[in-house]
RNA sequence: AGAGUUUGAUCCUGGCUCAGAACGAACGCUGGCGGCGUGCCUAACACAUGCAAGUCGAGCGCGAAAGCAGCAAUGCAAGUAGAGCGGCGCACGGGUGCGUAACACGUGGGUAAUCUGCCUCGGAGUCGAGGAUAACCAUUCGAAAGAAUGGCUAAUACUCGAUAAGCUCACGAGACCUUCGGUUCUUGUGAGAAAAGGUGGCUCCUAUGGGCUACCUCUUCGAGAUGAGCCCGCGGCCCAUCAGUUAGUUGGUAGGGUAAUGGCCUACCAAGGCUACGACGGGUAGCUGGUCUGAGAGGACGAUCAGCCACACUGGAACUGAGACACGGUCCAGACUCCUACGGGAGGCAGCAGUGGGGAAUUUUCCACAAUGGGCGAAAGCCUGAUGGAGCAACGCCGCGUGUGUGAUGAAGGUUUUCGGAUCGUAAAGCACUUUCGAUUGGGAAAAAUAUCCCUGACCUAAUACGUCAGGGCUUGAUGGUACCAAGAGAAGAAGCACCGGCUAACUCUGUGCCAGCAGCCGCGGUAAUACAGAGGGUGCAAGCGUUGUUCGGAAUUAUUGGGCGUAAAGCGCGCGUAGGCGGCUUUGCAAGUCAGAUGUGAAAUCCCUCGGCUUAACCGAGGAAGUGCGUUUGAAACUGCAGAGCUUGAGUGCUAAAGAGGAUGGCGGAAUUCCCGAAGUAGAGGUGAAAUUCGUAGAUAUCGGGAGGAACACCGGUGGCGAAGGCGGCCAUCUGGUUAGUCACUGACGCUGAGGCGCGAAAGCGUGGGUAUCAAACAGGAUUAGAUACCCUGGUAGUCCACGCUGUAAACGAUGAGAACUAGGUGUCGUGGGUGUUGACCCCCGCGGUGCCGCAGCUAACGCAUUAAGUUCUCCGCCUGGGAAGUACGGUCGCAAGAUUAAAACUCAAAGGAAUUGACGGGGGCCCGCACAAGCGGUGGUGCAUGUGGUUUAAUUCGACGCAACGCGCAGAACCUUACCUAGACUUGACUUCUACAGAAGGCGGCCCAAAAGCUGCUGUGCUCGCAAGAGAACUGUAAGACAGGUGCUGCAUGGCUGUCGUCAGCUCGUGUCGUGAGAUGUUGGGUUAAGUCCCGCAACGAGCGCAACCCUCGCCCUUAGUUGCUCAGCAAUGAGAUCUCUAGGGGGACCGCCAGCGAUAAGCUGGAGGAAGGUGGGGAUGACGUCAAGUCCUCAUGGCCUUUAUGUCUAGGGCUACACACGUGCAACAAUGGCUGGUACAAAGCGUCGCCAACUCGCAAGAGGGAGCUAAUCGCAUAAAACCAGUCUCAGUUCAGAUUGGAGUCUGCAACUCGACUCCAUGAAGGCGGAAUCGCUAGUAAUCGCAGAUCAGCACGCCGCGGUGAAUACGUUCCCGGGCCUUGUACACACCGCCCGUCACGCCAUGGGAGUCAAUUGCUCUAGAAGUCAGUGUUCCAACCGCAAGGAGGAAGCUGCCCAAAGAGUGAUUGGUAACUGGGGUGAAGUCGUAACAAGGUA
Repeated sequence: AGAGUUUGAUCCUGGCUCAGAACGAACGCUGGCGGCGUGCCUAACACAUGCAAGUCGAGCGCGAAAGCAGCAAUGCAAGUAGAGCGGCGCACGGGUGCGUAACACGUGGGUAAUCUGCCUCGGAGUCGAGGAUAACCAUUCGAAAGAAUGGCUAAUACUCGAUAAGCUCACGAGACCUUCGGUUCUUGUGAGAAAAGGUGGCUCCUAUGGGCUACCUCUUCGAGAUGAGCCCGCGGCCCAUCAGUUAGUUGGUAGGGUAAUGGCCUACCAAGGCUACGACGGGUAGCUGGUCUGAGAGGACGAUCAGCCACACUGGAACUGAGACACGGUCCAGACUCCUACGGGAGGCAGCAGUGGGGAAUUUUCCACAAUGGGCGAAAGCCUGAUGGAGCAACGCCGCGUGUGUGAUGAAGGUUUUCGGAUCGUAAAGCACUUUCGAUUGGGAAAAAUAUCCCUGACCUAAUACGUCAGGGCUUGAUGGUACCAAGAGAAGAAGCACCGGCUAACUCUGUGCCAGCAGCCGCGGUAAUACAGAGGGUGCAAGCGUUGUUCGGAAUUAUUGGGCGUAAAGCGCGCGUAGGCGGCUUUGCAAGUCAGAUGUGAAAUCCCUCGGCUUAACCGAGGAAGUGCGUUUGAAACUGCAGAGCUUGAGUGCUAAAGAGGAUGGCGGAAUUCCCGAAGUAGAGGUGAAAUUCGUAGAUAUCGGGAGGAACACCGGUGGCGAAGGCGGCCAUCUGGUUAGUCACUGACGCUGAGGCGCGAAAGCGUGGGUAUCAAACAGGAUUAGAUACCCUGGUAGUCCACGCUGUAAACGAUGAGAACUAGGUGUCGUGGGUGUUGACCCCCGCGGUGCCGCAGCUAACGCAUUAAGUUCUCCGCCUGGGAAGUACGGUCGCAAGAUUAAAACUCAAAGGAAUUGACGGGGGCCCGCACAAGCGGUGGUGCAUGUGGUUUAAUUCGACGCAACGCGCAGAACCUUACCUAGACUUGACUUCUACAGAAGGCGGCCCAAAAGCUGCUGUGCUCGCAAGAGAACUGUAAGACAGGUGCUGCAUGGCUGUCGUCAGCUCGUGUCGUGAGAUGUUGGGUUAAGUCCCGCAACGAGCGCAACCCUCGCCCUUAGUUGCUCAGCAAUGAGAUCUCUAGGGGGACCGCCAGCGAUAAGCUGGAGGAAGGUGGGGAUGACGUCAAGUCCUCAUGGCCUUUAUGUCUAGGGCUACACACGUGCAACAAUGGCUGGUACAAAGCGUCGCCAACUCGCAAGAGGGAGCUAAUCGCAUAAAACCAGUCUCAGUUCAGAUUGGAGUCUGCAACUCGACUCCAUGAAGGCGGAAUCGCUAGUAAUCGCAGAUCAGCACGCCGCGGUGAAUACGUUCCCGGGCCUUGUACACACCGCCCGUCACGCCAUGGGAGUCAAUUGCUCUAGAAGUCAGUGUUCCAACCGCAAGGAGGAAGCUGCCCAAAGAGUGAUUGGUAACUGGGGUGAAGUCGUAACAAGGUA
């Protein structure tokens, strides 16, 4: 510090996701040790049991028993235990976070408005007297808890009196300060308020006592310290779909109350107080130091530790006290639990342990007061679940270990393999060492300790008491036999977890086969998965590792630092204007902001730095720094602010002119439509793609004249004008707003923006009343269509128009808020001013204000914007933060309604989007080509047959090929074979390859059996090479064993090769350069031209490559060479002669727009002509660019993987591939007279032939047979070419057409023609009379027509492949159909239009709105009620202290009454949540249904 993910690719916008750190965690797997920390985040749910607050005999009075001793009395136990009175403590410490949005907390101040026990310091004092009461005893009640009555008694308990100040109060006086309220100090007079003793020592002798002294305690006053109360400024959560709130409310006066101010409370008076700088309401929440994260600013959090607050079963209340409205106190009410004799009682773990429950989840019913701290005490000491420790838990952080060195036959084994190896791997073993930790044994009372007590000394004192200080001594350890140390032994006891497709470090094998599964995002898995599962290997971390959850980061993705708003989300439709924000030039002052210095505070801990202590670290200690804040104070005066004075440039006013569809009202005008009347006239009109509905013989349309009425204003008219926007268009008048130019007089910052607010605001719509000519939603009819609730047509009502009122929205758009300043130009146009020239019109130049276009810098993701900014800046407002759900629901406001406005969430997706690029596509455009259409000729589609395919059938009908580009295709030829299929019979190293061993040559000829293969058996035979021989070797056969063979089994979507197709279309690319952020562009586009990216010209391109063309073959002309088997001639022939022609086959020539003319740009080239056998590529062939179709082929061949191995292999026989209701393709033959039949007469080319072609001749009607000559072929043969031509016949008919089918008889091939061959003859004689929709081929030696040959092949050809014969018609032309090329345009397509995609409906699932209601919680208001309790009143009843002789009084108490008030109850509202028949839409799902709305002109933009 970034990365992945939208696309075919690109840039941008934008969300989602990841890598980091952290945690009081949990879960999974695993787990050696130690140190230091941490440990109910959930039910403030309920709690068994034990403990957590007591202490003091130096305040006081009582006062046992067990037991022991004793015979007993009795003594000891013992003035002990114990309870009680009294004092202090219990308000600390400990827990929790319910409540609380508050002066609760933080920070800084105030208290002159206050209190403060114990403690410290200082002043003064401590006199006298009195009456009770608990304990105890007795009696009584009660189950218990407990209580009542009577009697005795003490105090540092209680009461009274005395004394008393600088204390308190009242009335005065003076001084200081002051916020003018008062406060503080000094002082005068009067009144008022105190106390208690205890212990030690000494002493007295009145000795249960007194005195003195010391200490402690006590009373009062002052001061301090500490702690607390109250008040104030500022700061820190969310919702405005909470906008108004408040009656003790705000203030005053008086009183009460409090330690103290105060509506804190009461009475009276006034009517205020708070609020957009967010009151009130709702939700959530203890606050802080800090913690986590982050570069920081920030964001999130508030466990442990520390400060403050709140609470203690729930609610209320007070008492005591220095302090409480009190966690382990009291009273009352409620819920719950427990005891009960049913009458009544008891209780409160959010203390420490612990239990149940809840939960993903959080520990021992431990030890000790040794230390630290606290309470009491004079002290010893007691108490202390505070605390110190231990235990449990890898919960976290930190440290250590699980060994070290050497060791290559690179062992075995695993994995993998291209079979060579590679890897685990120096890893192991082996050898040599070490011993931390653990375990064992031993040491270790180490450190952690003082106080009390004893001794000594000093101080105090009358004192050797007491007390204080110093030194010495004695004693005390829960942890713990722990830390630590040592010894012996021995590598011994100690490694896992996650990951390995990219992000992201790390790769292979096997299994699986869109299954099982994975997944943080993108995405993997459908038979070769580095993504699933396992394994080997590797990577990362390590006593842990992963997962999940949460927070911050990355995220500049809420942007203060640090974002945006033309098209990506985002400028309010427009104006006026309030609050607010911001504001021109000069000068003076102030000092609020600002800046600087000083000072106080900012607790400790934490973070940071330095140093130190535990072996190190974590951890701990000490010091420092920091703490960006707040307060006080001193200063500065530039800037902002405030106050004063001025200025004119911003703004405005005045004067003179000007333009204009600016607005409102009234009037006027002509053209046109429609309607009415009249004339004239006749059969149609109208409308459309074509029609029909419609109108018209009752007279339409067309034409003329007249009239009525409403609405709108042609031409001018213009990226012209005006207006803030919406918007404004005939002419005239009236009223009226704004703008501009000029002049330079006046005011003197008067300005800009503008949350709320107010106003204006197209069309449609609504209300009331008019009006209604046209047009025209709805509606009706006619068409179109599969349908057509549309587009088209004929009609037609609201509406369109006017008046008044409402609505308040639009793609209200420049998709661009308003204002100001600055920043190159050029060129139009509107308004207006000035200048030169001119008599003038007018032209030119220079300004100001509008409105357009082009363009530089700059900006922008690009497109584009560019003085009318989207540039550079300033001010103010509005708005945005992924897509969908949704501008929807609910709530509020507005509206008559329609609806508008404000405006979410659940859920769901990983995108949605902008601009540009390359393609592809378009029922977009332009240019061009092609038998593409058109013009022609002949076919197919109808019939019969042949053949292929589908389908069906079958034991099998083997398999493949499926639009063009499968279907007479693989198959250039299935009776067996082929053959892959079926049935049956057999074989298992196999039919075939290589290797080993043994035997035998091989081979040939029989026999038995079988359907055959197979099987059994006999006879014969002995080779070749080497070698001295024995023997060895090669080939072949057999046997045996195993390595292996074999597979037309699967995958053409794993592949090679080959092939088809677009297409013989003219295209496809590269290097360098240039342009662009980039994908890419340029070149290759443009102007011409061509069959052609062919060539020329131009050009930020210049060149090049693969294609085109040419080079190659063939045909056509000529020349030359050569001539047998060919040719010519002679001959009956054998044969001979010749080299002119034909021909054959070698070599050359020839054609290049070369020549001429015209056109063209002087080019390329085109048109015509001449010459020529051939003319503009002369005809034909071969030749097929980059690529596309996962096109075809694993059954030609090759090949990966998978499958099979007594079978999916091999052999054999028979069958099948030839089936047959049917459908399609390709052909053949026909339907006849341009013909059939009969007879006769001509003319080819190219091929093939010895396992062959087969002549002559003979036989047969014929197929053919016999026969055998010739030929290894320009020699012989196949071999008669046929159509044509000549002559005859048939005469339009199912025929003398046509030949299917069937019967019979044959021939040939072959081992064999039954299934299932071809041909011949005789007989039979079907459909068919030129073919619907539709569709195919062909542009010249072509179509059409005619025959011939060949491959395959024993035989079988209507197919295929070649050959020649005869030999046409037509092309105006490119509008249309199809295909293609180039340019351009649009695009929401990129699997690329066979694309994409919308909505209803049906089904499943999910969340959600409404909903008669219903349930619950919270809460407002009005009442009822009124426990306990304070306060007030009363006090007939009662009472020890004081007064009084007494009566009685003072004073107090119970009781009663009243105010207030908790729970509870009643009624009525509100809010929130749950649930609900039914219902609304939404989202999402597999290949459902219906249509085709959008994207191209998307077929109606």
The RNA shown here (small-subunit ribosomal RNA) has 1501 nucleotides and comes from a metagenome. Model confidence (mean pLDDT): 83 of 100. RNAcentral holds the sequence, with entries from SILVA.